Predicted 3D model of a 403-nucleotide RNA (Bacterial RNase P class A) from Pseudonocardia alni. Rfam family: Bacterial RNase P class A. By type it is a ribozyme. NCBI's taxonomy places the organism under Bacteria, Actinomycetota, Pseudonocardiales, Pseudonocardiaceae, Pseudonocardia.

RNA sequence: CGAGUCGGUCGGGCGGCCGCGGCGGGACCUCCGGGUCCCGCCGAGGAAAGUCCGGACUCCACAGGGCAGGGUGGUUGUCAACGGCAACCCGGGGCGACCCGCGGGACAGUGCCACAGAGAACAGACCGCCACGCGGCUCCCCGGAGCCGCGGGGUAAGGGUGAAACGGUGGUGUAAGAGACCACCAGCACCCCGGGUGACCGGGGUGGCUCGGUAAACCCCACCCGGAGCAAGGUCGAGAGGCCGUACGUGUACGGCUGCGCAGGCGUUCGAGGGCUGCCCGCCCGAGCCUGCGGGUGGACCGCUGGAGCCUGCCGGCGACGGCAGGCCGAGAUGGAUGGUCGCCGAACGGAGCACCGUGAGGUGCCCGGGAACAGGAUCCGGCUUACAGACCGGCUCGUCCG
Repeated sequence: CGAGUCGGUCGGGCGGCCGCGGCGGGACCUCCGGGUCCCGCCGAGGAAAGUCCGGACUCCACAGGGCAGGGUGGUUGUCAACGGCAACCCGGGGCGACCCGCGGGACAGUGCCACAGAGAACAGACCGCCACGCGGCUCCCCGGAGCCGCGGGGUAAGGGUGAAACGGUGGUGUAAGAGACCACCAGCACCCCGGGUGACCGGGGUGGCUCGGUAAACCCCACCCGGAGCAAGGUCGAGAGGCCGUACGUGUACGGCUGCGCAGGCGUUCGAGGGCUGCCCGCCCGAGCCUGCGGGUGGACCGCUGGAGCCUGCCGGCGACGGCAGGCCGAGAUGGAUGGUCGCCGAACGGAGCACCGUGAGGUGCCCGGGAACAGGAUCCGGCUUACAGACCGGCUCGUCCG
């Protein structure tokens, strides 16, 4: 210098004017509910997104057992937890840095294996090979040999099909063949030794000789899982109507209680209904529940943002991460604020211009134009996934040249 690989940071900047949401302070006004103005501080993201996992928090009766259902799946760690993350193991890819793996079990069972092919699981004879029988032809030493065709057999060595054809190579053997037998190799099961916390790795022995794939098919094994969700949940207020009491001029006023009225059906220990995933058992609450029609309120506040929080440094650890110390406070809306405009600077990108470098494609600088990706909170965190114009920084690998 070129090619590549892994990771990190940022993701338009500055200023003027006008405006919006929240909090604090002050002044003024007030019908005491609040309103207006001024000042100060704060005001979207790395993904706020998809809502896919895991938790905090809240309620369901601190909600028991079984069946069903769902999830996870190499090992060891890490974490509040996880399907996340880290390191390692195994398998695959790359010269390498490094990358990829939905990575338990297929000698518990069942199912499936397209197309092609004769045959796709304890298989299979299409071509080929082999001997036998029959028929035909040819030859001669007249009994055989050779060739062709047919028939029923043997054969998994060769060809062919396929993603996959029931171990591989060499030999013995045979009519031809075959783990039928032998040697070596590969694989599997079991046993032993050594190393490692472990997944696993290395070595030795024995065995039958080989038992295909698929579990994001049923299934088996191990472990985990109660449900609903901030419109959770809570407090206050309002309300039509009903009931009761008092007063009197008997239909009005005042006060209190309740929170609606009408119709139908079911039910009150022979118990409806409920206990927020289905079913069964068990247990608990239990006097109301269901349907239809009509009507009322449809407001405010809490939850609500200070937290598994952020930054810096040190220590432990290969790392994920953990510990300690110091510092910091960074939105809380509810038709939902974070915007508009002007000026300056400006990355990408475009250019038919100029200069320089290069044989060349082209590159660099100047100039002109151009103007910033994906996208936006709504209870809060930890992750994953997806979207993203570009800018910058660092580690490592390979190649060439020079020293």
Model confidence (mean pLDDT): 76 of 100.
RNAcentral records the identical sequence in 2 taxa.
It is recorded under the gene name rnpB.